Predicted 3D model of a 129-nucleotide RNA (SAM riboswitch aptamer (S box leader)) from Kitasatospora griseola.
Taxonomically the source falls in Kitasatospora (Bacteria, Bacillati, Kitasatosporales, Streptomycetaceae).
The model forms 97% of the base pairs in the Rfam consensus.

[in-house]
RNA sequence: UGCUCAUCCAGAGGGACUGAGGGAACGGCCCGUUGAAGUCCCGGCAACCCUCCCGCGCGGCCUUGCAGGCCCGGCGGGACAGGUGCCAAUUCCGGCCCGGGCGCGACCGCGUCCCGGGGAAGAUGAGGA
Numbered sequence: 001u002g003c004u005c006a007u008c009c010a011g012a013g014g015g016a017c018u019g020a021g022g023g024a025a026c027g028g029c030c031c032g033u034u035g036a037a038g039u040c041c042c043g044g045c046a047a048c049c050c051u052c053c054c055g056c057g058c059g060g061c062c063u064u065g066c067a068g069g070c071c072c073g074g075c076g077g078g079a080c081a082g083g084u085g086c087c088a089a090u091u092c093c094g095g096c097c098c099g100g101g102c103g104c105g106a107c108c109g110c111g112u113c114c115c116g117g118g119g120a121a122g123a124u125g126a127g128g129a
Stems, first nucleotide, its partner, number of pairs: 001129001003127006013042005021031003026094003043087003048083002051079006059071004091121001096118006102111003
């Protein structure tokens, strides 16, 4: 860098240095000199991977045995030591497609609007190239 899978309406900030941008891009709308981004320190959230514990049930193996034991994977719950991640706003909202509402229109249809579903793009993790 690109591929696959899962998740993305929950949650969690103080200090030091520094000084003008930031929220991926675009449009909107926001945040920011009452200090943006960045670096460092400390703290926290969460539970993707790893580790450990408990329960359930499927499969396999052992034992004569419906009972018991063991193993691997699965599901649910818990702990949080390690690897990441995260700590304004739903991924801040939108675009593309579909459905519903509302409005306009004689119909086809259309939209500064509202709601729902899907998609695209993105982020994070795990795996693999």